[in-house]
């Protein structure tokens, strides 16, 4: 240069095209404990960018940008 795959909360990982984008771990607050800690019970927190299609995109097409493989 050319394929092919991937990008969602701090990190990890789910979501036939249609609910308020779910969970694990971590972080807070309360609760338990003499106390740490476990443990409860809650609460914050994300779709990698521009466009397109559609009544509705995390999804699905184009492009661009990071990363992985592979071919020159």
């Nucleotide at each position: 240069g050319g394929g092919c795959c991937g990008a969602u909360a701090g990190u990890c990982u789910a979501a036939c095209g249609g609910u308020u984008a779910g969970g694990a771990c971590a972080u807070c607050a309360c609760c338990c404990u003499g106390a740490c800690g476990c443990g409860g019970u809650g609460a914050a927190g994300a779709u990698c960018c521009c466009g397109g299609u559609u009544c509705a995109a995390u999804u699905c097409c184009g492009g661009g940008u990071c990363g992985g493989c592979c071919c020159a």
This is a predicted structure of a 72-nucleotide RNA (transfer RNA) from a Candidatus Aenigmatarchaeota archaeon. Rfam family: tRNA. Its family is annotated with triplet codon-amino acid adaptor activity in the Gene Ontology. Rfam describes the family as follows. Transfer RNA (tRNA) molecules are approximately 80 nucleotides in length. Rfam classes the family as a transfer RNA. Its mean pLDDT, the model's own confidence on a scale to 100, is 82.